[in-house]
Molecule: SAM riboswitch aptamer (S box leader)
Organism: Piscibacillus salipiscarius JCM 13188
RNA sequence: UUCUUAUCCUGAGAGGUGGAGGGACUGGCCCUUUGAAACCUCGGCAGCGGGUCUGAUGACGAUCAGACACUGUGCCAAUUCCAGCAAGUAUGUCGUGAAUGCUUGAAAGAUAAGAA
Numbered sequence: 001u002u003c004u005u006a007u008c009c010u011g012a013g014a015g016g017u018g019g020a021g022g023g024a025c026u027g028g029c030c031c032u033u034u035g036a037a038a039c040c041u042c043g044g045c046a047g048c049g050g051g052u053c054u055g056a057u058g059a060c061g062a063u064c065a066g067a068c069a070c071u072g073u074g075c076c077a078a079u080u081c082c083a084g085c086a087a088g089u090a091u092g093u094c095g096u097g098a099a100u101g102c103u104u105g106a107a108a109g110a111u112a113a114g115a116a
Stems, first nucleotide, its partner, number of pairs: 001116008013042005021031003025084004043076003047073004051068007080108001085105007
């Protein structure tokens, strides 16, 4: 980097350095000199893998559920901030369309685990 699988309306920030950007992309809308990104220190959250403990089942290999932040990662504005593509539906119109709202699915993205 690519592929597969699972999850994404929960949760969790202070200080220092720094000095203008940031929220993946596009549009919207936000955050930001009352200090952005990035880095450091400390703190926190609990998603996935590992570990430990408890309970249940058991074909005695294990499986399932829960707890713990011990370990590898991850994360700590806003639902993945909202939308993007498609279908359905409502408003609207004589009708169609456009537009807007809602619902569902997909795509894209993020994280983990496994594989190449």